Source information
c-di-AMP riboswitch aptamer (ydaO/yuaA leader) from a Dehalococcoidia bacterium, 137 nucleotides, folded computationally. Rfam family: c-di-AMP riboswitch aptamer (ydaO/yuaA leader). The family has 106 seed sequences and 7,607 matches in Rfam 15.1.
RNA sequence: AUCUUAUGUGUGCCGAGUUCCCUCAGCCGAGGGAAGCGGGGGACCCAACUAACUGGGGUGCAUCCUUCUCCGGAAGGAAGGCGACUUCCGACGCCUAACCCGUCAGCUAACCCCGCAGGCGUUCGGAGGAAGCACGA
Numbered sequence: 001a002u003c004u005u006a007u008g009u010g011u012g013c014c015g016a017g018u019u020c021c022c023u024c025a026g027c028c029g030a031g032g033g034a035a036g037c038g039g040g041g042g043a044c045c046c047a048a049c050u051a052a053c054u055g056g057g058g059u060g061c062a063u064c065c066u067u068c069u070c071c072g073g074a075a076g077g078a079a080g081g082c083g084a085c086u087u088c089c090g091a092c093g094c095c096u097a098a099c100c101c102g103u104c105a106g107c108u109a110a111c112c113c114c115g116c117a118g119g120c121g122u123u124c125g126g127a128g129g130a131a132g133c134a135c136g137a
Stems, first nucleotide, its partner, number of pairs: 011121004018035007036116006046106001055104001056101004063078006079096005085132005090124002126133001
């Protein structure tokens, strides 16, 4: 000097997945409480009301269509979502999963219940233009 691994600290991104207090612990953990954020169930009214089928439903951007297929999947399109101060516009790029309930749930006041994970370093020079705003000079 370079590479790899582990740990800690700082700063940011996707996401609801954060902050504070007390106790235990002694390492980013466990229990309890408060605030905050997110989700589900649940009346009147309204909506719906048949049968069959591969029942039906929920979280989430993660759905739909066409073609091909060795049936694993592949290609393309539409739509949805993300890309580092916020919004709008434009261009470019990327993703379109996974999981849960268990035959049951439309909306839904009161009320009841649940979650606060996980994964990462992200454009065009605060990184394109405009407005606002912040920092520095």